[in-house]
RNA sequence: CGGGGUGUAGCGCAGCCUGGCUAGCGCGCUUCGUUCGGGACGAAGAGGUCGGCGGUUCAAAUCCGCCCACCCCGA
Numbered sequence: 001c002g003g004g005g006u007g008u009a010g011c012g013c014a015g016c017c018u019g020g021c022u023a024g025c026g027c028g029c030u031u032c033g034u035u036c037g038g039g040a041c042g043a044a045g046a047g048g049u050c051g052g053c054g055g056u057u058c059a060a061a062u063c064c065g066c067c068c069a070c071c072c073c074g075a
Base pairs, nucleotide, nucleotide: 001074002073003072004071005070006069007068010027011026012025013024020058029045030044031043032042033041051067052066053065054064055063
């Protein structure tokens, strides 16, 4: 320098191709119940400007452009 991949909750991921539920799942966290207490189990809850900035659209995590970080391949 060229090509490809990844970026979504504290952690691990799905959803993106085919735009429209109110953005979800597991673990974790908080509170309550159960217990002498803990664990396990049960119930409820909090937590996200979907990597950043623009564009298209009535409407963008999803389509388009540029940029950033990390990983892989090539030179």

This is a predicted structure of a 75-nucleotide RNA (transfer RNA) from Deltaproteobacteria bacterium GWA2_38_16. Rfam family: tRNA. Its mean pLDDT, the model's own confidence on a scale to 100, is 83.